[in-house]
RNA sequence: GUCCCUGUAGUUCAACAGGAUAGAGCACAGGCCUCCGGAGCCUGAAAUGGCCGUUCGAGUCGGCCCAGGGACA
Numbered sequence: 001g002u003c004c005c006u007g008u009a010g011u012u013c014a015a016c017a018g019g020a021u022a023g024a025g026c027a028c029a030g031g032c033c034u035c036c037g038g039a040g041c042c043u044g045a046a047a048u049g050g051c052c053g054u055u056c057g058a059g060u061c062g063g064c065c066c067a068g069g070g071a072c073a
Stems, first nucleotide, its partner, number of pairs: 001072007010026004019056001028044005049065005
């Protein structure tokens, strides 16, 4: 330099061909329970790497950029 893959809560993963309020485990916060803690139960906060485009509608499709990984040279 060319090409390919990946990027979603703090973290690990979902979202099947573009469709309605983006879900779950762990972690975190609050509550119940307990002498206290843990476990258990209930509740809650928290995310689509960035910009532009296509579309009635984008996490999903297209372009450019950013970050990580890989192949070739």
Source information:
This is a predicted structure of a 73-nucleotide RNA (transfer RNA) from a Candidatus Omnitrophota bacterium. The source organism's lineage runs through Bacteria, Pseudomonadati and Candidatus Omnitrophota. Its mean pLDDT, the model's own confidence on a scale to 100, is 82. The sequence was found in a public genome assembly. Its Rfam family is "tRNA".